[in-house]
RNA sequence: GGCGAUGUAGCUCAGUCGGCUAGAGCGAGGGAUUCAUAAACCCUAGGUCGGCGGUUCGAGUCCGCCCAUCGCCA
Numbered sequence: 001g002g003c004g005a006u007g008u009a010g011c012u013c014a015g016u017c018g019g020c021u022a023g024a025g026c027g028a029g030g031g032a033u034u035c036a037u038a039a040a041c042c043c044u045a046g047g048u049c050g051g052c053g054g055u056u057c058g059a060g061u062c063c064g065c066c067c068a069u070c071g072c073c074a
Stems, first nucleotide, its partner, number of pairs: 001073007010026004019057001028044004050066005
């Protein structure tokens, strides 16, 4: 330098053929329970979906460029 994959909550990930409010588990905080602790139970917070543009009535999803990580080729 060329090609490909990945990028969504603190972490690991889902998100269907583009459609109304973006989710799960773990973790965090709180509650309830208990003599106390743990487990199980209930609730809450936490996201400009890597960035900037484009297409569209509408984009996490499609297109372009850029950035980061990983892999292959040279």